Predicted 3D model of a 350-nucleotide part of an RNA (small-subunit ribosomal RNA, central domain) from an uncultured organism. Its mean pLDDT, the model's own confidence on a scale to 100, is 88.
Context: one part of a larger RNA
RNA sequence: CUGGGCUUAAAGAGUGUGUAGGCGGGACGGAAAGCGUUGUGUGAAACCCCUCGGCUUAACCGAGGAACUGCAUAGCGAACUCUCGUCCUUGAGGCAAGUAGGGGUGCGUGGAACUCUUGGUGGAGCGGUGGAAUGCGUAGAUAUCAAGAGGAACGCCAGAGGCGAAGGCGAUGCACUGGGCUUGUUCUGACGCUGAGACACGAAAGCGUGGGGAGCGAACGGGAUUAGAUACCCCGGUAGUCCACGCCGUAAACGAUGCCUACUAGGUGGUGAGGGUUCUGACACUGUCACCGCCGAAGCAAAAGUGAUUGGUAGACCGCCUGGGGAGUACGGUCGCAAGGCUAAAACUC
Numbered sequence: 001c002u003g004g005g006c007u008u009a010a011a012g013a014g015u016g017u018g019u020a021g022g023c024g025g026g027a028c029g030g031a032a033a034g035c036g037u038u039g040u041g042u043g044a045a046a047c048c049c050c051u052c053g054g055c056u057u058a059a060c061c062g063a064g065g066a067a068c069u070g071c072a073u074a075g076c077g078a079a080c081u082c083u084c085g086u087c088c089u090u091g092a093g094g095c096a097a098g099u100a101g102g103g104g105u106g107c108g109u110g111g112a113a114c115u116c117u118u119g120g121u122g123g124a125g126c127g128g129u130g131g132a133a134u135g136c137g138u139a140g141a142u143a144u145c146a147a148g149a150g151g152a153a154c155g156c157c158a159g160a161g162g163c164g165a166a167g168g169c170g171a172u173g174c175a176c177u178g179g180g181c182u183u184g185u186u187c188u189g190a191c192g193c194u195g196a197g198a199c200a201c202g203a204a205a206g207c208g209u210g211g212g213g214a215g216c217g218a219a220c221g222g223g224a225u226u227a228g229a230u231a232c233c234c235c236g237g238u239a240g241u242c243c244a245c246g247c248c249g250u251a252a253a254c255g256a257u258g259c260c261u262a263c264u265a266g267g268u269g270g271u272g273a274g275g276g277u278u279c280u281g282a283c284a285c286u287g288u289c290a291c292c293g294c295c296g297a298a299g300c301a302a303a304a305g306u307g308a309u310u311g312g313u314a315g316a317c318c319g320c321c322u323g324g325g326g327a328g329u330a331c332g333g334u335c336g337c338a339a340g341g342c343u344a345a346a347a348c349u350c
Stems, first nucleotide, its partner, number of pairs: 004321003007304002012318001014201004021194003025088006033081002035077008049065006091191001092188003095184005103177007110154001114150008125136002162169002206247006215241002220236004258317001260315004266295008275286003299306002323350003332343004
């Protein structure tokens, strides 16, 4: 130097956009940087290798050859890579016509439930548990009827269903807005893939300022249980949960599976959109594309399993791993209001 891996053993960054870089479709022509071939010069000697020779042999020494895989230069070659030019359409994108959707943001509206307030009825309990008690109630509770206020979440539909890059998204109307898929006798003509840094987004909890506060509910108080009970159960209850703006930047951020492309038996179900045949039509049959599931051949795998949504066969690019503990810690740097995040050792020990 080459050789290994990353679902579960160590290992895919939480996700995307994209800079440098790496890699890049088909045809023709040029050039000749990489590349190949031939020559020339050089590549000191010694050493290594081969063949002879000299010390009785060997080590050692002498001679010749080869080698010195390099560098420079000249000629030739043009398959591949690079490069220049022209062209192409299948990759990519645009356009047109459709189409499904809890994709996003803002503003409004609605009903059920709950709590509270006021009034009516009513009159002794209610509530809660394994059983109780704390608690609430004759200052009239619970129950029930009417009216009003408030905040939060949107039952059924609802699906192994849909959408989104991920986090995530579910009442309803309107406005603004992103992406996907299908079809086309349409246009551009490689405009592509990946992506160190960078930038953006990123559940919950937490933080700052100002609102809001019905229910729930860390902390906290009380009642039980218990040997104890800083818990599980019960009665209360503050932050918080909600809104606006600004931070934080982490999760079993999971498919524990990076992204893109090509190829490799089938069967079956769902969602969306076209085509064909028959039919008055619904429907039925057949076939295409995209997405979401299940079973399974080959293959792969330590096995579990996976199996066209690959963990199969290959290619491009990035990230990451290298025994356990020490430790995702210390120190330093950097970001943060803080909490802390990111980066990241060693001694020692088994």